RNA sequence: AUAAGAAAAAGCCAACCUUACUGUGAAGUAAGCACGGAAAGUUAUGGGUCUUUUAUCCAAAAGAUCGCCAGACUGCCAAA
Numbered sequence: 001a002u003a004a005g006a007a008a009a010a011g012c013c014a015a016c017c018u019u020a021c022u023g024u025g026a027a028g029u030a031a032g033c034a035c036g037g038a039a040a041g042u043u044a045u046g047g048g049u050c051u052u053u054u055a056u057c058c059a060a061a062a063g064a065u066c067g068c069c070a071g072a073c074u075g076c077c078a079a080a
């Protein structure tokens, strides 16, 4: 320097649900919680799924979801 690896150590994040707020909505934010996670860090770049509107159901536009999959960037320890 590269790097298998939720495990040995140090740490980290936080599903579902509850309460409050925001949004037409998908959903998001905050607190509690702990299903789980080697990137469950960042990025909507390509797909997928979902919402709203239009529509001749041909599909299109706008949005949401990175804890759906993949890509890109960054990161702790570390077998060999």
Stems, first nucleotide, its partner, number of pairs: 002080001005077001012037002017032006035067001041073003045070003048065007
About this RNA
A computed fold for an 80-nucleotide RNA from Sulfurimonas indica, annotated as c-di-GMP-I riboswitch aptamer. Its mean pLDDT, the model's own confidence on a scale to 100, is 80. It was read from a public genome assembly, where an Rfam model found it. The organism belongs to Sulfurimonas, within Bacteria.